């Protein structure tokens, strides 16, 4: 330099072009306990004063994009 794959909350991770993030873990609160662990119940992404914005970053297509297209960045693998 070329090619392939991947990039989504604190972590893992699902998601047919149709509620941005199911589910699990973690965290927090409560119950239980002498106390804790385990268990059970509930809450729970980030930024922002708000309106809003937010699926690596920037554009495009579309009524509508995590998803399709283009460029770029990063990681892994391969080729030279």
């Nucleotide at each position: 330099g070329c090619g392939a794959u991947u990039g989504u909350g604190g972590u893992g991770g699902a998601a047919c072009g149709g509620c941005a993030u199911a589910c699990a873990c973690a965290a927090c609160a409560g119950a239980c306990u002498u106390a804790a662990a385990a268990u059970c119940u509930g809450u729970c992404g980030g930024c922002g004063a708000a309106a809003g914005c937010u699926u690596g970053c920037g554009g495009g297509u579309u009524c509508a994009a995590a998803u399709c297209c283009c460029g770029c960045c990063a990681a892994u693998c391969g080729c030279a």
Transfer RNA from an uncultured Eubacteriales bacterium, 80 nucleotides, folded computationally. It was read from a public genome assembly. It matches the Rfam family "tRNA". Rfam classes the family as a transfer RNA. Rfam describes the family as follows. Transfer RNA (tRNA) molecules are approximately 80 nucleotides in length.